[in-house]
This record gives sequence, structure tokens and C1' cells, in this order.
RNA sequence: GCCUCCAUAGCUCAGUCGGUAGAGCGCAGCCUUGGUAAGGCUGAGGUCACCAGUUCGAUUCUGGUUGAAGGCA
Repeated sequence: GCCUCCAUAGCUCAGUCGGUAGAGCGCAGCCUUGGUAAGGCUGAGGUCACCAGUUCGAUUCUGGUUGAAGGCA
């Protein structure tokens, strides 16, 4: 220098051939207990890395940028 792949909640990760984004763990409250632990219920938490384009509408498609991993030279 070129190519491939990845970037989504505090962490680990799903997701959708374009239509208002989810799980587990963690966190908060409540129930339960004499009290803990365990269990159950509810909730908070996301500019879907960034900038543009296409579209009525983009986390998803296209181009570029940044960062991480790998390959070729």
C1' cells in the first nucleotide's frame, strides 16, 4: 500500500432481504423471609462509532472517515 471482517445498553452479544431496537448478566424499587441468600414482579439505562448520499422512512443499502482484529505484498 491492497483486501476481508467487526463497531448496537455499564459488560457479553442478538436483531431486522428498509417501517418507532431486544436478551442474559449487572443496577434501582417492590413482593416474599424473623433476617439474609435464593426466587418472583416492575423499572431505569441506547444520537445502533462518525460524516454524507439514496429513500416517504436508514441500526439495516451506498460512499467516505475513525478505531479494533486478521490476511497478502